[in-house]
A computed fold for a 473-nucleotide part of an RNA from a metagenome, annotated as small-subunit ribosomal RNA, 3' major domain.
Rfam family: Bacterial small subunit ribosomal RNA.
Its mean pLDDT, the model's own confidence on a scale to 100, is 82.
Context: one part of a larger RNA
RNA sequence: UGACGGGGGCCCGCACAAGCGGUGGAGCAUGUGGUUUAAUUCGACGCAACGCGCAGAACCUUACCAGGGUUUGACAUCCCAAGACCGCCGGUGAGAGCCGGUUUCCCCGCAAGGGGCUUGGAGACAGGUGCUGCAUGGCUGUCGUCAGCUCGUGUCGUGAGAUGUUGGGUUAAGUCCCGCAACGAGCGCAACCCUCGCCUUUAGUUGCCAUCAUUCAGUUGGGCACUCUAGAGCACCGCCGGCGGCAAGCCGGAGGAAGGUGGGGAUGACGUCAAGUCCUCAUGGCCCUUACACCCUGGGCUACACACGUGCUACAAUGGUGGUGACAGUGGGCAGCUACGCCGCGAGGCGAUGCUAAUCUCCAAAAACCAUCCCAGUUCAGAUUGUACUCUGCAACUCGAGUACAUGAAGGUGGAAUCGCUAGUAAUCGCAGAACAGCAGGCUGCGGUGAAUACGUUCCCGGGCCUUGUACA
Repeated sequence: UGACGGGGGCCCGCACAAGCGGUGGAGCAUGUGGUUUAAUUCGACGCAACGCGCAGAACCUUACCAGGGUUUGACAUCCCAAGACCGCCGGUGAGAGCCGGUUUCCCCGCAAGGGGCUUGGAGACAGGUGCUGCAUGGCUGUCGUCAGCUCGUGUCGUGAGAUGUUGGGUUAAGUCCCGCAACGAGCGCAACCCUCGCCUUUAGUUGCCAUCAUUCAGUUGGGCACUCUAGAGCACCGCCGGCGGCAAGCCGGAGGAAGGUGGGGAUGACGUCAAGUCCUCAUGGCCCUUACACCCUGGGCUACACACGUGCUACAAUGGUGGUGACAGUGGGCAGCUACGCCGCGAGGCGAUGCUAAUCUCCAAAAACCAUCCCAGUUCAGAUUGUACUCUGCAACUCGAGUACAUGAAGGUGGAAUCGCUAGUAAUCGCAGAACAGCAGGCUGCGGUGAAUACGUUCCCGGGCCUUGUACA
């Protein structure tokens, strides 16, 4: 100087408390451990691994296994030779491929020559998701959006170092004020950026419709007031009162759509964990080179006495079922989204139309209203299984999703323990998107409905500043 203390003081945070809803029990989904296996590819392991890499394993992916093949190679550059290549036909094969047949002589240029492509050959080389993240770059997690981390000069100290950065106030903040052997400065904080909330203004098509006409319909005329779209403006303790050292600031009030950082996001200091990643990529070293490379078919990553994590669906009446028929936003759409009509109980099929989209389309559910069920393993719950189908795709056996009928398991609110959340939040309801032929209960977003509680900081956890002890560094 740090680190640590079941030392002290001050102060924060859904840290506790106060509340609401969960997890832990059930079934299923998914990841992991374990076990099994020819293989169940590999990585990730307290917080910070475990719906994580994977924004989508039937083939492909694929890195694994079995078998069948190739050896200058699936890919790059160089040399030589030949030829257009492509294509078509036959045999064989699971395919990759192998064997045979057939046809043809590319482009520029007068030519010489040059260029491109294919095949064959030789070797230099290719290739490796092989090892080392404890050799690395890059990227990322975490403490933590915590308020800290430092430097120059000066001063003090033999020195390590201290001072500044401590103190008195204040703040979300090393934020600001005052004081002070310090005076300044940098990286952080804040602001500048995006978005939501408001009004004013500018603009009015594909958007909108108050007034006037018109229509089945904002459909048309007309209009741009309103909604909306997308540019500008608006908040600063600016004004008033109180507290304060009359400083920083704090409390209250006015005005205002919004008030003291208005809500949310992006933004992550010096560093820590030899944290994670050599399987995104790049890369040193090591290793393989008829194989640890490459191609193919099939299998596996989907196994299942079991254990754990994360979820979904429930156990019902604030509910289930039937009927009636309201109201969004973010986004997506041409090998696409599809109105509408017909067929089918339905998944869906057939026809047909608009839209390269503020124009057409995908497009809501909970809620509400009416009826019914009457507390039961039920008109709850839907696992499992049978049969028949639909769709995608070369192909759904291993191993896809969906539909109809039948079946109708566990489950009656879950032990010890444990998680999230302070407001348009939790809870609850659906919708969209990425990747994708197809496949979500996952993820990333979007809107609808919309709470309860916070006395307080003694305690648990994490953190900041000062101080104290130390046999630790």